[in-house]
C1' cells in the first nucleotide's frame, strides 16, 4: 500500500426477503426462607462504530471515514 472479515444492551452473540430491535449471562425490585445461595415473577438499560446516500420505510442496500482481526507485498 492492496484485498477480505468484523463493529447491535455492561459482557457473549442472534436478527431470514428492507417493514417500528431480541436472547443468554450480569444488574434492580418482589415472592419464597432462620440467613445466604438456588428457584420463580416482574423491571430498567440501545443514536445498531461515525457521517452521508438510496427508499414511503435502513441493523440489513450503496459510498467515505474510524477501530479490531486476517492475507498478500
Nucleotide at each position: 500500500u492492496g484485498c477480505c472479515u468484523c463493529u447491535u444492551a455492561g459482557c457473549u452473540c442472534a436478527g431470514u426477503c428492507g417493514g417500528u430491535a431480541g436472547a443468554g449471562c450480569a444488574c434492580c425490585u418482589g415472592a419464597c426462607u432462620g440467613u445466604u445461595a438456588a428457584u420463580c415473577a416482574g423491571g430498567g438499560g440501545g443514536u445498531c462504530g461515525u457521517c452521508a446516500g438510496u427508499u414511503c420505510g435502513a441493523g440489513c442496500c450503496u459510498g467515505a471515514c474510524a477501530g479490531a482481526g486476517g492475507c498478500a507485498g
Predicted 3D model of a 73-nucleotide RNA (transfer RNA) from an uncultured Clostridia bacterium. Its mean pLDDT, the model's own confidence on a scale to 100, is 80. Its Rfam family is "tRNA". It is annotated as a transfer RNA.